A computed fold for a 71-nucleotide RNA from Thamnaconus modestus, annotated as transfer RNA. The same sequence occurs in records of 6 taxa.
RNA sequence: CAAAGAAUAGUUUAGUUUUAGAAUACUAGCUUUGGGAGUUAGCGGUGAGGGUUUGAAUCCCUUUUCUUUGA
Numbered sequence: 001c002a003a004a005g006a007a008u009a010g011u012u013u014a015g016u017u018u019u020a021g022a023a024u025a026c027u028a029g030c031u032u033u034g035g036g037a038g039u040u041a042g043c044g045g046u047g048a049g050g051g052u053u054u055g056a057a058u059c060c061c062u063u064u065u066c067u068u069u070g071a
Base pairs, nucleotide, nucleotide: 001070002069003068004067005066006065007064010024011023012022013021026042027041028040029039030038047063048062049061050060051059
């Protein structure tokens, strides 16, 4: 330099246009003499900008970071 791919909660991840989910972590309650385990509830997220659409995590463009391949 060229090509391909990835970015979603503190962490690991699902979601191919129609209300953003799960696990784990964290906080609180119950349980326990206490801790751990268990259980209930809460908290917290679409890399950035723009466009299409009634509606975008999803489709299109630009851009940032990272990974792989080729030279």
Its Rfam family is "tRNA". The sequence is in RNAcentral, with records from ENA.